Source information:
Predicted 3D model of an 88-nucleotide RNA (c-di-GMP-I-GGC riboswitch aptamer). Rfam family: c-di-GMP-I-GGC riboswitch aptamer. A reference for the family is Weinberg et al. (2017), "Bioinformatic analysis of riboswitch structures uncovers variant classes with altered ligand specificity", Proc Natl Acad Sci U S A. It was read from a public genome assembly, where an Rfam model found it. The model forms 95% of the base pairs in the Rfam consensus.
[in-house]
RNA sequence: UUCGAUAAGGGCAAACCUGUCGAAAGGCAGGGACGCAAAGCUGCGGGUCUAAGGUUCAAAUGGAACUAUGACAGCCGGGUUGCCGACU
Repeated sequence: UUCGAUAAGGGCAAACCUGUCGAAAGGCAGGGACGCAAAGCUGCGGGUCUAAGGUUCAAAUGGAACUAUGACAGCCGGGUUGCCGACU
């Protein structure tokens, strides 16, 4: 370097619930653990989600379509930093 133990010491925390922010997706905090060796950080590429605003259509009811400038790092890659050390 690769690799990843029924190792040691630790770490993170899905669903769900509560509070809060947000138009929403979702974020944050607390509870909670399905999982995770980068489930640390970073939208750079792909992908996914949302559609406030905008555009178009419909229309006299407040609807539909498209759209990221919004979001997801626990979807896949890339970049970057990093704990431990059995086996190979």